[in-house]
Context: one part of a larger RNA
RNA sequence: ACGAACGCUGGCGGCGUGCUUAACACAUGCAAGUCGAACGAUGAAGCCGCUUCGGUGGUGGAUUAGUGGCGAACGGGUGAGUAACACGUGGGUAACCUGCCCCUGGCUUUGGGAUAACUCCGGGAAACCGGGGCUAAUACCGGAUAUUCACUUUCUCUCGCAUGGGAGUUGGUGGAAAGGGUUUCUGGCUGGGGAUGGGCCCGCGGCCUAUCAGCUUGUUGGUGGGGUAGUGGCCUACCAAGGCUUUGACGGGUAGCCGGCCUGAGAGGGCGACCGGCCACACUGGGACUGAGACACGGCCCAGACUCCUACGGGAGGCAGCAGUGGGGAAUAUUGCGCAAUGGACGAAAGUCUGACGCAGCAACGCCGCGUGAGGGAUGACGGCCUUCGGGUUGUAAACCUCUUUCACCCACGACGAAGCGUGAGUGACGGUAGUGGGAGAAGAAGGACCGGCCAACUACGUGCCAGCAGCCGCGGUAAUACGUAGGGUCCGAGCGUUGUCC
Repeated sequence: ACGAACGCUGGCGGCGUGCUUAACACAUGCAAGUCGAACGAUGAAGCCGCUUCGGUGGUGGAUUAGUGGCGAACGGGUGAGUAACACGUGGGUAACCUGCCCCUGGCUUUGGGAUAACUCCGGGAAACCGGGGCUAAUACCGGAUAUUCACUUUCUCUCGCAUGGGAGUUGGUGGAAAGGGUUUCUGGCUGGGGAUGGGCCCGCGGCCUAUCAGCUUGUUGGUGGGGUAGUGGCCUACCAAGGCUUUGACGGGUAGCCGGCCUGAGAGGGCGACCGGCCACACUGGGACUGAGACACGGCCCAGACUCCUACGGGAGGCAGCAGUGGGGAAUAUUGCGCAAUGGACGAAAGUCUGACGCAGCAACGCCGCGUGAGGGAUGACGGCCUUCGGGUUGUAAACCUCUUUCACCCACGACGAAGCGUGAGUGACGGUAGUGGGAGAAGAAGGACCGGCCAACUACGUGCCAGCAGCCGCGGUAAUACGUAGGGUCCGAGCGUUGUCC
C1' cells in the first nucleotide's frame, strides 16, 4: 500500500469501490428497436347525416400484423485464448475502403412483371409448412439520357524514392434514379472534395527457460493465373533451392497490452481492480450469408457436449448484458426506481425504445469529515487495586453547579439540477431528499490491540517445563513486568488487531 479476508467492536454523513475462485451450470423478468410524411390492408373513439332505434352512410384516424427503409457491427460484458505487428510509439499507403454528416456540380425520364399481408383449401401434437386466387410501394426488373464515372485505345505536358502518380486529349464499350408531404419542405441518382471511422505494411520497444540447439516444404524466392476494397504464398500451377538461428531460431512454461496504479530520494522493483484507449472472445469447434461495416453476445447453417418439450414422427435453448439462483470459495450486493438529465437508435416532429445512463438499496470494503459534550468542581467521596498499613493510585475522573445542542430525533417550509419539449395546461426518478426555520433534552452514540528487548507502557494474584505464549531473540521446572486474571498504563480510535501479497 490493498478490489482484500478473518476476530472483537460499531453513532452519522460525503465521495468512491464491491465474484481476484468455476470463460462452472442457469429458473424467471427485462437489456433493440423505430418509421403511417415509403406501401397495400385493418379500421376504435369522436364528429356529421339517415333511422323501423336493431343499425346504416360519410368523415376521422387510434390499433394491429405484413411488405419496405434505417438501426440491430454502436452501446453493455468478460480476459478464456494470444509472446503476436496483439499492444505502445513513430512512420508509410504512388496498394485501399468509409452508411449516416458537411461543402460543391449535374440529373431526377419511360415502361413492365411479380409477391407478402388478405382469402380459400390442406398437412402437423407442436415448432411451423405446402398449394390455389387477389393486390401495393421509396420492394424487384427492362428501355432512354449522362460527366471530371468504370474498363480499354491514341497522343502531349509534368512530377516522384521504385513499381509509378497527376493534368489534358482522341476513339470505343458499359453503367443511374423514387417518390412522399404540401405555405414552407424532405427524399432519390451520379460525379468531385472534406470530415469521421477503419483495413494493410514497416522501424523500434516491453516475460521466464539451453535440464529446449538446431528449425522449415507453401517452407524462401520467381513467373502465369485466381481472389480481395487493396499489397502479399493469401490461394493455385510451374520453376529455382532457398529462408531462420547462440544478437537464442524451434520447443516448453506463463501472460490480454497500454495510459496508468503502488512503492522508492532517485535509479529501480511490483502490479495492470475501478476510469480511459486498443485487442480478443460470446456453450465448444467450423462455415459463410446480408450489409458501408460482421464472419456478427441477445442473426443463420453444420457438427459436438449439455438442458428442456413431445402425441416418439420431430422440435426448442445458450446471462463472459442488468438483477437473480445453484455450485465453487476465506470472500464480493437489489429478481429496486426513472427515462427528469447526459448519450444513443428510429422519426419532419410529437414521440417510442434504451438494466447505456441518472439515481436509490446492501456492505466500516476504502478515503475524508463530524460526533459521543463544554467550563467549573477536593474533605481528593464511595468502590476497585496496591501497600512499608502511614498511605499511594484510579482522579477533576465521578457526584454536584453553570452552560451549549453539532449529528441523530420531532414539527413546519422546501429547492438547484429545466437548457429543453409543448399552442397551452404542463413536464424531476432522485425526493418531501438536500437545505432553512422552530422544539426538547447531556439527552441516543467507544472500542480494540499491546505493556521482557527490538518498542511507548508495571504491579498483584493464580499456575509451576503444566496450562500456555511466541515476528526474532526466547519465556514457563514455587516470588514469571514474557502464560491466565485483575488493577494501572501505552498506542490508535468508529475503528483496532491478525493473516495474505507487493515495494
The part of an RNA shown here (small-subunit ribosomal RNA, 5' domain) has 503 nucleotides and comes from an uncultured bacterium.
The prediction has a mean pLDDT of 86.
The full RNA is in RNAcentral, with records from ENA, Greengenes and SILVA.